[in-house]
RNA sequence: GGCGAGAUAGCUCAGUUGGUUAGAGCGUCGGAUUCAUAACCCGGAGGUCCCGAGUUCAAAUCUCGGUCUCGCUA
Numbered sequence: 001g002g003c004g005a006g007a008u009a010g011c012u013c014a015g016u017u018g019g020u021u022a023g024a025g026c027g028u029c030g031g032a033u034u035c036a037u038a039a040c041c042c043g044g045a046g047g048u049c050c051c052g053a054g055u056u057c058a059a060a061u062c063u064c065g066g067u068c069u070c071g072c073u074a
Base pairs, nucleotide, nucleotide: 001073002072003071004070005069006068007067010026011025012024013023019057028044029043030042031041050066051065052064053063054062
């Protein structure tokens, strides 16, 4: 240099064919339980869906450009 995959909560990730409120597990905070701690149980907070533009009534999702990460290859 060429090709491909990826970027969504603090971490690991899901999100189908564009649609109604963006989710799970872990973590964290509060509660319940316990003599107490852990485990288990209940509840809450936490998001510029990497950035910019386009298409559309409507974009995490489609198109274009950019940045970064990973893999293959010369």